About this RNA
This is a predicted structure of a 372-nucleotide RNA (Bacterial RNase P class A) from Fluviicola sp. Its mean pLDDT, the model's own confidence on a scale to 100, is 75. Lineage of the source: Bacteria > Bacteroidota > Flavobacteriales > Crocinitomicaceae > Fluviicola. Rfam family: Bacterial RNase P class A. Gene Ontology terms of the family: ribonuclease P activity, tRNA processing and dimeric ribonuclease P complex. The family's RNA type in Rfam is ribozyme. The sequence was found by an Rfam model in a public genome assembly.
[in-house]
Formats: sequence, C1' cells, structure tokens
RNA sequence: AAGGCAAAUCAGUUUGUCGCUGUUCAUCUUUUGAUGAAGAGAGGAAAGUCUGGGCAGUAUAGAGCGCCGUACUUCCUAACGGGAAGGGCCUGAAUUAUCAGGAACAGCUAGUGCAACAGAAAAUAGGUAGCCCUGAUUGUAACAUCAGGGUCAUAGUGAAAAGGUGAGGUAAGAGCUCACCGUCCCGCGUCGUGAGGCAGGGAGCUAGGUAAACCUUACGGACUGAAAGACCAUGUAAACCGGGGUUAAAGGGCUGCUCGCUCAACUCGGAGGGUAGGUCGAUUGAUUCCGAUUGUGAAGUCGGAACUAGAUAAAUGACAGACGUCCCAAUUAAUUUGGGAAACAGGACCCGGCUUAUGAUUUGCCUUUUUU
Repeated sequence: AAGGCAAAUCAGUUUGUCGCUGUUCAUCUUUUGAUGAAGAGAGGAAAGUCUGGGCAGUAUAGAGCGCCGUACUUCCUAACGGGAAGGGCCUGAAUUAUCAGGAACAGCUAGUGCAACAGAAAAUAGGUAGCCCUGAUUGUAACAUCAGGGUCAUAGUGAAAAGGUGAGGUAAGAGCUCACCGUCCCGCGUCGUGAGGCAGGGAGCUAGGUAAACCUUACGGACUGAAAGACCAUGUAAACCGGGGUUAAAGGGCUGCUCGCUCAACUCGGAGGGUAGGUCGAUUGAUUCCGAUUGUGAAGUCGGAACUAGAUAAAUGACAGACGUCCCAAUUAAUUUGGGAAACAGGACCCGGCUUAUGAUUUGCCUUUUUU
C1' cells in the first nucleotide's frame, strides 16, 4: 500500500424567501371558516411481518389429545427463540499451554431408519489379497498346486473398516503382556456460584457416524389484533319466503378436536329496504438527554433537565448561499484555489429484539507486496 473478516459511531449544520399539516393565543365571521403571531413536524433501519411483551376483547372452567417452540452454565432484562461473560467440543496458528474463529451444545444402550458406488464385509459386520502351521502330489530341498486350520499386525476399497506410540512375546499375529496417552468407573480429595478444571485410585475397556433423520426426554405455549375495541347521532321494512327450536336447548362462546362448563328464546338461510356521519382508542412512555456511582460486561442505582408527528386518502417540500464530509485537478513553508458528488429509503396503537438494504468515518485481526 492492496485485499478480506469482524465491530462501533454518524446519517449533515445554518441563514433567507415561498409553500404544506397539527396545536395554542388574538381578531373577525356565514362558527363550514378567514387573517395574524408563537411553537412543533419521519428512520437507523420507519423495511420484512420473523419474534417477545404492553394494551383491548372473547362473562365464568377447566381436563385430555393434537399442534408449535426451546435445549451447556451463571447473570441481565417487563419478557424473549434476545444480550453479556464463561465451560466443554471442533478448526487454524504458535510451541509450551497462549491467541483467534466456529456451531442447531439434552438423548444413538427406548425404538425405527439412512450411508450411492467401491469393497470380503457398513453394525447381531468378516475373512479378499497377504502371512504362518499341518497333510497330500512331485521331490534331496526349494518352488508350485489342492485340502484343512490359525491370523487381521501389513496391504487394498471407501467419507468412515474392532483406539494410538514404543517395547516384549508368538508358528505367524493380536491389549496377548507392559509403559505412556486416550476411554470408562470411583470418591466426604482440591479449586470454582456453576457448567467444569487439577490431582489420585481402579478396570484391558473399544461395535462407530447421523436426531436443521423420524423419534424420545424435560420445560413452556388459549385465541384474535387498532380494519382490535368502546360510545353517540341519523335513518329504515319490528315487514316477506323457507328450515330448525322454545328447558329433553336450535343457535352461540371458552377451543384446532373430544369431554366438560356456560349464555340462551329465538336462530340459520334467501330475496329486498335504509344508513355508511362523528367522538374516543391516539401518544407521558419498560421514554429521551446530562452528571455521579456500582459492575469483567450486558446492565443497575441516585440526582437534574425535557415533552418530541398524530394524520384518516393520509402533511413535513422547493429555490438560493455559507460551513462540514467525500472525490478529482493544480499548488505549497504552512496550505490555498477551482470543479463535482452524496446512498438505502417514508410513520399510522406503542415499545424491545432478530434479519435484510445502504453511504461515510474509525478501530481490531489475518493474508500478500514494497521500502528501511
């Protein structure tokens, strides 16, 4: 210097003119409104609709099944499938135990599956090649062939084939034996809140992988969603046709299904008639900013200050200048001058998280190259 990965911050500032929407005040008015002044007026993701809650509704009641979600430990939080810090496992570097990264991190001895091809054989796994022994044929012997037995150390196939290294031992071999490592078990050892770590003792202990495969275990989960929901005004046809029902309960609700509980005298369907105008919900919040303080940290506590869209076919923009950021060119003692560019993108009940899109700056790590 280039590239890659990860994380953090910001998302321009200000002046003037005109324009748009709400609120407050004043004046007028035909109280539908008009004029003037003051103040306020989109995001870090407002996106996705993935997710956790607040709030509102389903009167009261549940139970079972189904379905969905989570899964190492401790802590934070209103809560979470979120966040912080750790533990074990895996990967890479280093070489002396450190640094960095990764993941869907309960369970494969409850059961059922899957692993093409190759290979003798893929889990109730086995004897291919090879090695060794015995016998027969030929034969002095060796070699070769056939039959029987032993073996899996070596080799081969494969992603994966009955722990690894070394020594002894054997006809040849094998945890067959031994040492170390690994694995499993033990305990009132020791450190840690804990997951676990370290040390010790014992046992030859080895037949795997896969559960974002079906599944099992433990824990959790009612549903709907501001077009939720509550209220007011106006108006009509309380009528017509058909089915069911009136306490032995039609229809409805809790609830996706079953049982159960409960409301109930009307209800379901058809054709037709009237209306569709307002008020609330609706923004004071698990809120924002500043300071101090506790904690490894996520965050907490105390004190002070602030009020920051509220529309309902849906407003927040246009022009001009200066400053700032980035890019290019010239120039330089410091710097100065000129030109250009600026992404993703717009609330609609509110708040938290996750994911995705995107411009600039900064920090950390890795790789490559160059110079000293």